Large-subunit ribosomal RNA, domain IV from Neurospora crassa, 353 nucleotides, folded computationally.
Its Rfam family is "Bacterial large subunit ribosomal RNA". Gene Ontology terms of the family: structural constituent of ribosome and ribosome.
Its mean pLDDT, the model's own confidence on a scale to 100, is 81.
The full RNA is in RNAcentral, with records from ENA.
Context: one part of a larger RNA
RNA sequence: CAAUCAUAAAGGAACUCGGCAAACUAACUACCGUAACUUAGGGAUAAGGAGAGCUCAUUAGUCUCGAUUAAUACGAGUAAAAAGGAAGAAGCAUGGAAUAUUGUUGUACGACUGUUUAAUUAAAACAAAGCACUUUGCAAAAAGACGAUAAGUCUAAGUAUUGAGUGUGAUUUCUGCCCGAUGCCGGCUGGUUAACGAAUUUUCUAAAUUGAAAAAAAAUUUGGUUUCAGAGGAACCCCCGGUUAAUGGCGGCCUUAGCGUGAGGGUCCUAAGGUAGCGAAAUGCCUUGGCCGUUAAAUGCGGUCUUGCAUGAAUGAUGUAACGAUACAACAGCUGUCUCUAUGAUUGACUCA
Numbered sequence: 001c002a003a004u005c006a007u008a009a010a011g012g013a014a015c016u017c018g019g020c021a022a023a024c025u026a027a028c029u030a031c032c033g034u035a036a037c038u039u040a041g042g043g044a045u046a047a048g049g050a051g052a053g054c055u056c057a058u059u060a061g062u063c064u065c066g067a068u069u070a071a072u073a074c075g076a077g078u079a080a081a082a083a084g085g086a087a088g089a090a091g092c093a094u095g096g097a098a099u100a101u102u103g104u105u106g107u108a109c110g111a112c113u114g115u116u117u118a119a120u121u122a123a124a125a126c127a128a129a130g131c132a133c134u135u136u137g138c139a140a141a142a143a144g145a146c147g148a149u150a151a152g153u154c155u156a157a158g159u160a161u162u163g164a165g166u167g168u169g170a171u172u173u174c175u176g177c178c179c180g181a182u183g184c185c186g187g188c189u190g191g192u193u194a195a196c197g198a199a200u201u202u203u204c205u206a207a208a209u210u211g212a213a214a215a216a217a218a219a220u221u222u223g224g225u226u227u228c229a230g231a232g233g234a235a236c237c238c239c240c241g242g243u244u245a246a247u248g249g250c251g252g253c254c255u256u257a258g259c260g261u262g263a264g265g266g267u268c269c270u271a272a273g274g275u276a277g278c279g280a281a282a283u284g285c286c287u288u289g290g291c292c293g294u295u296a297a298a299u300g301c302g303g304u305c306u307u308g309c310a311u312g313a314a315u316g317a318u319g320u321a322a323c324g325a326u327a328c329a330a331c332a333g334c335u336g337u338c339u340c341u342a343u344g345a346u347u348g349a350c351u352c353a
Stems, first nucleotide, its partner, number of pairs: 001348008010339002014337001019334001028051002031049002037042001039170001054088002056085001063077004090094001102332007109324002114126002130168006144154003173317002176250003181247002183243005190238002196232001204224007251268005277311001278308001289305006
C1' cells in the first nucleotide's frame, strides 16, 4: 500500500450526480394503541408504546380426606398448566450469544401477481383480466397456418357463448367533429376495355377447273398465309353509396363593449377546423416562464396560472384505493459518506533470515 473486519471525541449528509456504502431498527407476547384515503377487502406488523431471565408472598384452582346435607355450601391437604405484585437477590449487561422490518410524506409511470435482453439495460418495456372491431356456416372442402401447385397435417375428435386476426389495456367518469385523400365493404344506371369475335378488307401461295391454236394474263372452287376493320364482350379502374375503437386529419387575416380583454362582426380557405378533459407536463423552444409553499440560500420538488414552439380523447383522455429490488423530491431517526482522520485485527504485498 491492497482486500476483509472492529472501534472512535464533538458535529451529524456539511460528502456526493445521488445517503452510494455503512449505521440505526429487528425475533416473541392471544398486551396497549393505530391516521388520511378506500374498489369497504384493505391501508396495518401503519405510526407509536409496554413487557421479559432467576427467587418468592398472595389469590384462584382440580383432586383426595373429614364431618355433614335432600343437594350444595364448609374444614384440612394438594399434582400439572396458567394468571398475579409499586416484592426480593446477583451482575456492566436478563429478547445477556447467533438469527432477526428503518419509518413517514408528496409526485410521475404502470392497475395488480407474472415475463424479459443466459454473460453491461428488470423497467415506465412485454403480458394480463377487461373493452372494441374485423373475419369464420363446416356436403370431399369453415376462415386462418404449414406444405412443390401436392397428398396431407394443425385448427378440432372443436361448431358462432366456436376458431382466427387486429387495436386498446383492471376499475371510475368518458371517448367530440371530419369519409375530401388512402384502405376496406356494398352497388351496377352508365363509361373504358383483354382474350375471343358476328360482319368486313387486302397480299402472297398449293392443287384442280374454266378459258385459249399455243403461251401469258385473268377468273372460279377447295386449302394455307397475311393486312385493314369490327357489333358484342368479365374483373379491375372511372362511377354511385357506406365505413374511423380503419390508415389518418382536426385553419388564417382584419375589426370590435372609455383603457384592458374580446362575447360579437367582416372576409378567405377547408372534408372538417381540436369538443370534454389535462396542461412549462416522461410532451414548453423561448425558459432557471409568473406567483405561492418547502430552504438561511433551490436550474430541484409540490401547488397554481395558461399566451399548448409542437396536449387531447382505445396511435385512448382524465382521476384512482392496493401493489412496485421503478424514477424524482422532502422529513425523522441513524451513522467515519464527510469536517479529518486515527488506532487495532486477519490475509496478501514488502524487508530480513